[in-house]
This is a predicted structure of a 161-nucleotide RNA (c-di-AMP riboswitch aptamer (ydaO/yuaA leader)) from Akkermansia muciniphila. Model confidence (mean pLDDT): 82 of 100.

This record gives sequence, C1' cells and structure tokens, in this order.
RNA sequence: GCCGAAGCCCGGCUGACUCCAGAAUCCGGGCGCGGGGGAACCGAAUUCCGGUUCUUCCAAGGAAGAAUCGGACGGGGCGAACGCGACCGGGCAACCGGAAGCCAGGGCACCUUUCAGCCCGAGCCCGUCAGCUAACCUCGCAGGCAUGGAAAGGGGCAUGA
Repeated sequence: GCCGAAGCCCGGCUGACUCCAGAAUCCGGGCGCGGGGGAACCGAAUUCCGGUUCUUCCAAGGAAGAAUCGGACGGGGCGAACGCGACCGGGCAACCGGAAGCCAGGGCACCUUUCAGCCCGAGCCCGUCAGCUAACCUCGCAGGCAUGGAAAGGGGCAUGA
C1' cells in the first nucleotide's frame, strides 16, 4: 500500500529486558468510522401437498370451494456474495440435501471515468423474535493479503523561479 467500519489520541497493568526506553496483548476513556434495536404516520397479514366427506360445475377424464385428519415450509441480522439451476439422492406429493454451469452484485494500489486483463460471487450470527422509525438504548473497530497495463480529467506533495 490493497480488501474491510475496523483509524487516531490519552491514561493504566504487563512488557520482547543490563539500564533507559518500550512493540504486541489486555483494561478504561475521548474523537472518528460502522452496525443493531426502538413511536406516530405509512406498510404488512390467512401458504402448499396428500387422504376422506359434502356442495357446485362438467367436455364425465376431472376441476373449484368448504370441513376434517395427516404431512411440508418459520422469521431475522452482518456481508458484494442475490438468484436461476442441467443432473444426482430421499419422499406418493408438498418438500429436503447435494450440484456442473450461468448470473444480479463486488474487488484490483491518490481520486473519477473508459478500455484491457485478472479475481470474488463465501461464510458467520440471533434463537421463534425484531417492517419503517424521532427521542432513546445498545454493539463492533477484527481478520486476511501484496500492488506498480493504457488513456482522459482532477487533486496532493516536493523543487525551482
């Protein structure tokens, strides 16, 4: 210097140790950056599959609605990481698990844009609960890496005058 909110300052314990000094870690505080909860108003709400019974329709195969029994599917947060999904396995089905590939979106060195090229398109958390949300409350400031392709515009610094 890059991704990222993950920086700077003050004080303290400890301290890489011969002394002075004092990195990292840890604790407390301030500024700064980032996230969550939280009124009014507004917004939102009753799903799907299978069996049985009843009613209606009919092209006589079935379809729709109601009731009932059983089964399936919670919801939310951080983040670019949202989705589609050949195919495979389980299941009568709803649905559950995996998945090549594609893709919304994201990153690449002072900044913006264009072109070229190279990558990412994960993971973790809450625990049945949270839409928005002023006041107010609350949490985090980690971790992982190594850049120098071209053009235009802009900016900063240094030197000279």